[in-house]
RNA sequence: GCCACCUUAGCUCAGUUGGUAGAGCAAUGCAUUCGUAACGCAUAGGUCUUGAGUUCAAUUCUCAAAGGUGGCU
Numbered sequence: 001g002c003c004a005c006c007u008u009a010g011c012u013c014a015g016u017u018g019g020u021a022g023a024g025c026a027a028u029g030c031a032u033u034c035g036u037a038a039c040g041c042a043u044a045g046g047u048c049u050u051g052a053g054u055u056c057a058a059u060u061c062u063c064a065a066a067g068g069u070g071g072c073u
Stems, first nucleotide, its partner, number of pairs: 001072007010025004019056001027043004049065005
């Protein structure tokens, strides 16, 4: 320099013919226990990397940028 892929909750990740964004773990509270852990129930936590475009409507489609991973040279 070229090509491909990835970016969603604190962490690891789902989420498709475009239509109100989810799980597990972690956190907090409650219950249980003599007490702690574990288990159970509940709650909170999101500018879906940024900008532009298309659309009635974009995490999703198009373009550009940023960051990351891999390959080739």